RNA sequence: UAGGAUAAGGGGCAAAUCUAUUGAAAAAUAGAGACGCAAAACUACAGGGGCUAAAGUAUGAUAGUUAUACCAAGCCAGCCAGUUGCUGAA
Numbered sequence: 001u002a003g004g005a006u007a008a009g010g011g012g013c014a015a016a017u018c019u020a021u022u023g024a025a026a027a028a029u030a031g032a033g034a035c036g037c038a039a040a041a042c043u044a045c046a047g048g049g050g051c052u053a054a055a056g057u058a059u060g061a062u063a064g065u066u067a068u069a070c071c072a073a074g075c076c077a078g079c080c081a082g083u084u085g086c087u088g089a090a
Stems, first nucleotide, its partner, number of pairs: 012037002017032006035078001041083003047080002049076003056070006
């Protein structure tokens, strides 16, 4: 200098579930909790993919209203992806 866990040390994050709050929902935040994670850090119209469907539109029924379908301008980075990055073994 290369290499990058199949080594060691110190730390970090926190799935399911429960409680509270917000929300139409998906989900988010806080506390408890640890399934896991070397990027489980950051990035969500402007890469792919997934979730939800309040409002809106269409159709049917209807006194008020209601059912079904479509739809993101709402979400997911712990699905892939992009960007940055600690220790630095053989």